A computed fold for a 145-nucleotide RNA from uncultured Naasia sp., annotated as FMN riboswitch aptamer (RFN element).
Taxonomically the source falls in Naasia (Bacteria, Bacillati, Actinomycetes, Micrococcales).

[in-house]
RNA sequence: CACGUGCUCCGGGGUCGGUGUAAUUCCGAACCGGCGGUGAUAGUCCGCGAACCUCACCACGAUUCCCUCCACAGGGAUGACGGCGAGGCCGAUCCGGUGGAAUUCCGGGACCGACAGUCAAAGUCUGGAUGAGAGGCAGCACGCA
Numbered sequence: 001c002a003c004g005u006g007c008u009c010c011g012g013g014g015u016c017g018g019u020g021u022a023a024u025u026c027c028g029a030a031c032c033g034g035c036g037g038u039g040a041u042a043g044u045c046c047g048c049g050a051a052c053c054u055c056a057c058c059a060c061g062a063u064u065c066c067c068u069c070c071a072c073a074g075g076g077a078u079g080a081c082g083g084c085g086a087g088g089c090c091g092a093u094c095c096g097g098u099g100g101a102a103u104u105c106c107g108g109g110a111c112c113g114a115c116a117g118u119c120a121a122a123g124u125c126u127g128g129a130u131g132a133g134a135g136g137c138a139g140c141a142c143g144c145a
Base pairs, nucleotide, nucleotide: 003143004142005141006140007139008138009136010135015029016028017027018026030124031123032113033112034048035047036046037045043111044110052088053087054086055085057083058082061081064077065076066075067074068073093109094108095107096106097105115127116126117125
């Protein structure tokens, strides 16, 4: 150095105009692109993550109940919320060029974007979220050799 364990830190971007009683939601024009992988740099390739749904498991704590022994104390059941795991759901790219190699680069043309809310329909506003999180050639400690 690498590896293992624990902890800490970090970990998502984007709007103007018009119409209108009312819209960053409609119309027009614009803008944005998480993480790992890859013969070469990816919103559209292969996977992953967040929301939501289902199921299994866990039980320090809630609730209710049972047992020893009425109480104290202990044990057991239940299992909202919670923890953990599995499954479901889960959008979109082509052409040309360069090259040994690129749906990743260059040129051109397309396309996609959870849920809830809203005086009017949302990738861009507000909210769950000061959350969670794929992960990080980030840091610390200990261990191992």